This is a predicted structure of a 103-nucleotide RNA (SAM riboswitch aptamer (S box leader)) from Virgibacillus necropolis.
Its mean pLDDT, the model's own confidence on a scale to 100, is 88.
RNA sequence: UUCUUAUUCAGAGAGGUGGAGGGACUUGGCCCUGCGAUACCUCGGCAACGGACUUUUUAAGUGCUGUGCUAAAUCCAACAAGCGUCAGCUUGAAAAAUAAGAA
Numbered sequence: 001u002u003c004u005u006a007u008u009c010a011g012a013g014a015g016g017u018g019g020a021g022g023g024a025c026u027u028g029g030c031c032c033u034g035c036g037a038u039a040c041c042u043c044g045g046c047a048a049c050g051g052a053c054u055u056u057u058u059a060a061g062u063g064c065u066g067u068g069c070u071a072a073a074u075c076c077a078a079c080a081a082g083c084g085u086c087a088g089c090u091u092g093a094a095a096a097a098u099a100a101g102a103a
Stems, first nucleotide, its partner, number of pairs: 001103008013043005021032003026078004044070003049066003052062004074095001079092005
């Protein structure tokens, strides 16, 4: 990097560095940001996918370990189908992210 499977409306912030854009890509919207964002580091926290351990073992638990995450639903939409007079709504797909396995 690719493939497969599963999940994605829950949850979880302080300090430091730094100094301009950022929220994956494109477009549109909406939002965050010099009251210092995004990013990186430290510590804390959340979660429970794999390992480990426990139990009353189709499962549940612990949170030791490997990851992950810690503004907003993956921030929302885009494609398809259905519903609706409209505004819009619902479902599915696509894309993305994470985990585990494989190549």